[in-house]
Formats: sequence, C1' cells, structure tokens
RNA sequence: GGAUCUAUAGUUCAACAGGUAGUAACGCCAGACUGUUAAUCUGGAGAUAAGGGUUCAAGUCCUUUUAGGUCCG
Repeated sequence: GGAUCUAUAGUUCAACAGGUAGUAACGCCAGACUGUUAAUCUGGAGAUAAGGGUUCAAGUCCUUUUAGGUCCG
C1' cells in the first nucleotide's frame, strides 16, 4: 500500500432480508426491608465510533475518516 472483519449504556451482548433501540445481564443512583452491611424487592438515569449521502423512515444500505483484528504484498 491492497483486501476483509469488527465498533450499540461503565462492562458483556441482542436487535434474523430498513419500521423508529432491549421484561437484557452485571454495574451505578434513589427508596423499601434489616440493629448495620450484604442479600432481596421496587423505581430511575445511561448507548448506536465520527462526518456526509439515499429513504417517509438508517444500528442496519452507500461513501469518507478514526480505532482495533486477520490475510496478501
């Protein structure tokens, strides 16, 4: 330099031919319970790597970039 795969919440993942992001898990915050902590129960906040394009609608399609993995030279 070329090809290809991956990037979703603090972490690990789901979203199966585009349909408006999850009864997700763990973690975090608040409350209940308890002599206290833990455990348990209830509630809450929190995410699509970045820019542009297509579309009524994009995590998903196109494109450029960034970071990481693999292969080739």
Background
Predicted 3D model of a 73-nucleotide RNA (transfer RNA) from uncultured Methanobrevibacter sp. The sequence was found in a public genome assembly. Its Rfam family is "tRNA". It is annotated as a transfer RNA.